[in-house]
RNA sequence: CCGGUCAGCUAGACAAUCGCUUCAUUAAGUUGGAGAGGAAAGUCCGGGCUCCUCAAGGCAUGAUGCUGGGUAACGCCCAGGUGCAGUAAUGCAACAGACAGUGCAACAGAAAACAUACCGCCGGAAACGGUAAGGGUGAAAAGGCGAGGUAAGAGCUCACCGCGUCGCUGGUGACAGUGACGGCAGUGCAAACCUCAUCAGGAGCAAGGCUGAGCAGCGGAGUGUCCCGCCUUGGACAAUACUCUGCGGGUAAGCCGCUAGAGCUCAGGAGUAAUCCUGAGUCCAGAUAGAUGAUUGUCGUUAUACAGAACUCGGCUUAUUGCUGACCGGUUUC
Numbered sequence: 001c002c003g004g005u006c007a008g009c010u011a012g013a014c015a016a017u018c019g020c021u022u023c024a025u026u027a028a029g030u031u032g033g034a035g036a037g038g039a040a041a042g043u044c045c046g047g048g049c050u051c052c053u054c055a056a057g058g059c060a061u062g063a064u065g066c067u068g069g070g071u072a073a074c075g076c077c078c079a080g081g082u083g084c085a086g087u088a089a090u091g092c093a094a095c096a097g098a099c100a101g102u103g104c105a106a107c108a109g110a111a112a113a114c115a116u117a118c119c120g121c122c123g124g125a126a127a128c129g130g131u132a133a134g135g136g137u138g139a140a141a142a143g144g145c146g147a148g149g150u151a152a153g154a155g156c157u158c159a160c161c162g163c164g165u166c167g168c169u170g171g172u173g174a175c176a177g178u179g180a181c182g183g184c185a186g187u188g189c190a191a192a193c194c195u196c197a198u199c200a201g202g203a204g205c206a207a208g209g210c211u212g213a214g215c216a217g218c219g220g221a222g223u224g225u226c227c228c229g230c231c232u233u234g235g236a237c238a239a240u241a242c243u244c245u246g247c248g249g250g251u252a253a254g255c256c257g258c259u260a261g262a263g264c265u266c267a268g269g270a271g272u273a274a275u276c277c278u279g280a281g282u283c284c285a286g287a288u289a290g291a292u293g294a295u296u297g298u299c300g301u302u303a304u305a306c307a308g309a310a311c312u313c314g315g316c317u318u319a320u321u322g323c324u325g326a327c328c329g330g331u332u333u334c
Stems, first nucleotide, its partner, number of pairs: 001330009012299007020035005037306001041317002044315005049204004061200005066080005081095001082093004096195002101193002103189003118135002120131004143161002146158003162184001163182008208256004217247007224237004263282008
């Protein structure tokens, strides 16, 4: 210098003027404070909160699936194991079960699963028999390699490697190392059905709660008529027109939920880390047709990319600007 891997930071700054939302304040739009993001996004997972249902359990359905740890929880994060990819830094993995059962394996190929024999090799005159080393097909063909052995061959026999079973050692564990034994157990696919284990009740802030006009509904009282000669009291009847008033449900509307929270910043400590503990400081949008903008100047300057909160928090994924560091590989020079 070039290429790559991983991690982190940043998302123009300051000032003036005019607006918008909200909070406090004031006699007064009077004065002052605060006002989007790293992803506010996709709405893909997991919590809080609310209502419904609740005696418990199961079925169904869905998700997850190596080990240990973290967490409120997770399908997330950290550390590790194994396998695969890469020269490497590093990355990726639904990474349990195919002697419970069912199913599938196109094409090619002799044969795709109670195996088989096209070419080849060997024996034989031939018919036929032996063989699975070699060739060929396929994503996949009943361990690999060397030696012995044989008519030719073959775990047929042996050493080493691999595999299986049983031990021992190390490790919390996944697992690793090692010893003995077995001559090799008859393929793959479970993000095919399925089996096993673990987890999950449903709906969501338009959740839900409080107050509550008007209209309609159900009552009560008064006004009317009759009984009595009249008054008072009482009773009966008719009607629902008017006036007053009560009730529950609940519409419009208003308020709460709503932002102080698994919060943020700093310091110390525990831990490889994720994360946790302690102390101090701090308040950082809360609207309901929905604010967060515009202009100018200075600095910087090629210039501002992706993108706009609507109950809230932890993740994942995707989009995107400028830059820094560590590590790996290559090349050149000293």
This is a predicted structure of a 334-nucleotide RNA (Bacterial RNase P class A).
Rfam family: Bacterial RNase P class A. Rfam classes the family as a ribozyme.
The model forms 93% of the base pairs in the Rfam consensus.